[in-house]
A computed fold for a 347-nucleotide part of an RNA from an uncultured bacterium, annotated as small-subunit ribosomal RNA, central domain. The RNAcentral record of the full RNA draws on ENA and SILVA.

Context: one part of a larger RNA
RNA sequence: UUGGGUUUAAAGGGUGCGUAGGCGGCCUAUUAAGUCAGGGGUGAAAUACGGCAGCUCAACUGUCGCAGUGCCUUUGAUACUGAUAGGCUUGAAUGCGGAUGAGGUAGGCGGAAUGAGACAAGUAGCGGUGAAAUGCAUAGAUAUGUCUCAGAACUCCGAUUGCGAAAGGCAGCUUACUAAGUCGUGAUUGACGCUGAUGCACGAAAGCGUGGGGAUCAAACAGGAUUAGAUACCCUGGUAGUCCACGCCCUAAACGAUGAUCACUCGCUGUUGGCGAUACACGGUCAGCGGCUAAGCAAAAGCAUUAAGUGAUCCACCUGGGGAGUACGGCCGCAAGGCUGAAACUC
Numbered sequence: 001u002u003g004g005g006u007u008u009a010a011a012g013g014g015u016g017c018g019u020a021g022g023c024g025g026c027c028u029a030u031u032a033a034g035u036c037a038g039g040g041g042u043g044a045a046a047u048a049c050g051g052c053a054g055c056u057c058a059a060c061u062g063u064c065g066c067a068g069u070g071c072c073u074u075u076g077a078u079a080c081u082g083a084u085a086g087g088c089u090u091g092a093a094u095g096c097g098g099a100u101g102a103g104g105u106a107g108g109c110g111g112a113a114u115g116a117g118a119c120a121a122g123u124a125g126c127g128g129u130g131a132a133a134u135g136c137a138u139a140g141a142u143a144u145g146u147c148u149c150a151g152a153a154c155u156c157c158g159a160u161u162g163c164g165a166a167a168g169g170c171a172g173c174u175u176a177c178u179a180a181g182u183c184g185u186g187a188u189u190g191a192c193g194c195u196g197a198u199g200c201a202c203g204a205a206a207g208c209g210u211g212g213g214g215a216u217c218a219a220a221c222a223g224g225a226u227u228a229g230a231u232a233c234c235c236u237g238g239u240a241g242u243c244c245a246c247g248c249c250c251u252a253a254a255c256g257a258u259g260a261u262c263a264c265u266c267g268c269u270g271u272u273g274g275c276g277a278u279a280c281a282c283g284g285u286c287a288g289c290g291g292c293u294a295a296g297c298a299a300a301a302g303c304a305u306u307a308a309g310u311g312a313u314c315c316a317c318c319u320g321g322g323g324a325g326u327a328c329g330g331c332c333g334c335a336a337g338g339c340u341g342a343a344a345c346u347c
Base pairs, nucleotide, nucleotide: 004318005317006316007301008300012315014202015201016200017199021195022194023193025088026087027086028085029084030083031082033081034080035077036076037075038074039073040072041071042070049065050064051063052062053061054060091192092189093188094187095185096184097183099182100181103178104177105176106175107174108173109172110154114150115149116148117147118146119145120144125136126135162170163169207248208247209246210245211244212243217241221237222236223235224234259314260313261312262311263310264309267292268291269290270289271288272287273286274285275284296303297302320347321346322345329340330339331338332337
């Protein structure tokens, strides 16, 4: 390179926006760049291939021919692709209408629990475990009551639920601001679309910087146990951290281990939002979330209109195991480290 692949065997980028590029709906006309057909030129010789011939044969040589993907030029063809011009509405977008939701940001409020403080009342234990001990407690603990303070998380509802341009993610109540989707309508624009290398933005937890905060839980650490030992599992404590603001970090089994978009392809059933119709029950439609199954696909498990089926466009990635996501170099970062990413050797 051809070809084959990417749920689980190696392989889908963590996710979006979007530049270049690639690809692109229906109709008409013009053009003739791509495309197709014919003619001409060129495509050196030698070599290669075929015929014939010359050295006694052969190697070798001579001669003739064929071939020569290609390039240039010219005359035509016009279905498709392109270009130009005009038009269309079904793709896409906008408007209008009501509904829907843990979507986002900022503020306010609430109760339960936990811990702490004060007071009351009260006495000898509490706590913890497999059993214990460390620990707390006569300087009055634990348990109980009242009041106060603090920080963090929001029981039930809660779901196979819902929401989010996408992923990360989002859950007490309420106010303000704010983005988007879906449905209905068919008013407007008239292909404005799809994908997307580089780029930009977002990106759980942990971690880092500065300043706050610090109830709970809890790496590290200390002690008590267990044990042959026990740098663990269990217990008592406990600091970073966990929380907030701003700035970094940029990684995850970032998973549906399944890239995005479009079209097509047997049914049954549940559910969320809208629409329609109607009256206590129905079936229809659009969008979403689930379950079962047919064809088909698959190595099988299984997937099966939310495809892993049948096709199309674009991007990313894979090519035996280890060495190794390592070394070196480069870029990024305060650091931790991240991104890019080999080879020797070995099986």